[in-house]
Context: one part of a larger RNA
RNA sequence: CUCGGGUGAAGGAACUAGGCAAAAUGGCACCGUAACUUCGGGAGAAGGUGCGCCGAAUUAUUGUAAAACCUAUAAACCGGUAAAGCAAGAAUCGGUCGAAGAUACCAGGUGGCUGCAACUGUUUAUUAAAAACACAGCACUCUGCUAACGCGUAAGCGGAUGUAUAGAGUGUGACGCCUGCCCAGUGCUGGAAGGUUAAUUGAGAGGGUAAGCUAUAACAAGCAAAGCUCUUAAUCGAAGCCCCAGUAAACGGCGGCCGUAACUAUAACGGUCCUAAGGUAGCGAAAUUCCUUGUCGGGUAAGUUCCGACCUGCACGAAUGGCGUAAUGAUGGCCACACUGUCUCCAUCCGAGACUCA
Numbered sequence: 001c002u003c004g005g006g007u008g009a010a011g012g013a014a015c016u017a018g019g020c021a022a023a024a025u026g027g028c029a030c031c032g033u034a035a036c037u038u039c040g041g042g043a044g045a046a047g048g049u050g051c052g053c054c055g056a057a058u059u060a061u062u063g064u065a066a067a068a069c070c071u072a073u074a075a076a077c078c079g080g081u082a083a084a085g086c087a088a089g090a091a092u093c094g095g096u097c098g099a100a101g102a103u104a105c106c107a108g109g110u111g112g113c114u115g116c117a118a119c120u121g122u123u124u125a126u127u128a129a130a131a132a133c134a135c136a137g138c139a140c141u142c143u144g145c146u147a148a149c150g151c152g153u154a155a156g157c158g159g160a161u162g163u164a165u166a167g168a169g170u171g172u173g174a175c176g177c178c179u180g181c182c183c184a185g186u187g188c189u190g191g192a193a194g195g196u197u198a199a200u201u202g203a204g205a206g207g208g209u210a211a212g213c214u215a216u217a218a219c220a221a222g223c224a225a226a227g228c229u230c231u232u233a234a235u236c237g238a239a240g241c242c243c244c245a246g247u248a249a250a251c252g253g254c255g256g257c258c259g260u261a262a263c264u265a266u267a268a269c270g271g272u273c274c275u276a277a278g279g280u281a282g283c284g285a286a287a288u289u290c291c292u293u294g295u296c297g298g299g300u301a302a303g304u305u306c307c308g309a310c311c312u313g314c315a316c317g318a319a320u321g322g323c324g325u326a327a328u329g330a331u332g333g334c335c336a337c338a339c340u341g342u343c344u345c346c347a348u349c350c351g352a353g354a355c356u357c358a
Stems, first nucleotide, its partner, number of pairs: 001353008010344002014342001019339001027051005036041001038174001052096005061088004068081003097101001109337007116329002121133002137172007149158003175324004180254003185251002187247005194242003204232006212223003255273005282316001283313001294310005
């Protein structure tokens, strides 16, 4: 010096990112117990008092219950009265010892404000336990049973030996109060008049081939039925798309400029442009606020954090849920009491190492 422990004057978080670690609290009985609350809780709230041993004392009392007696019987069991014994055992009074009686081990620290998530639960085996996941509840959509949906090439199987109070998918996430406007875009559902449109059908046209015909003294050349064949493609033709509606707890979206009131300031009010519609309730420097340590108030001698307000919301906002909320939490932030070697500031002791020598 390191590791594991013990103790410490005065102070008591001044330490530190942060009371990390340590200290403190701690049992049983009784008294007593706030806000808030979903009336269950909160609560072991908080805060207090008692606690050993001896005697009164074989205490009160409680449990169990023999003998004996009564009743009954042929005799009994059973039943009733009875109370010996055994066991347990507060409370009270008196006394007594120690510094200390829950004497060791064992054995909650407590309270206040606030964010988040309702809760118990689940998770990154091996750096994350959480505000993430799940959850009961809520909502939407699909599915009439050979169900939808899923696995499989198929047979087949799951769904389900279930049947819409069922099953599947998606979102939200207890509970309370609520959940505004927009269907223009995208999606989904419905519609079917018109437009477009595949395979298919193959009218018509053109090319190739050549029996035949025509011309010629002859050759060359021209025309050309049927068939075969190549090309073109009128016509027929569903869904879809275009189109017309509906639908936002479907994906999503929810404006700008200018002026105006008898101080000033502000603008209930007006004008104008644009839009599918221009953000309602509630909340708001917030797990969201850049400017920003915003401004004001509280707490401190002093507070970029915290709490309460304001609203100028860079860039909250309503099941991608909004705002509240008792209880719960090895959850985040802040404060207080108690407590302490965390610190001022280190000291010393016990043990184990490292190190030096042998």

Large-subunit ribosomal RNA, domain IV from Candidatus Portiera aleyrodidarum, 358 nucleotides, folded computationally. The source organism's lineage runs through Bacteria, Gammaproteobacteria, Johnevansiales (SeqCode), Johnevansiaceae (SeqCode) and Candidatus Portiera. The prediction has a mean pLDDT of 87.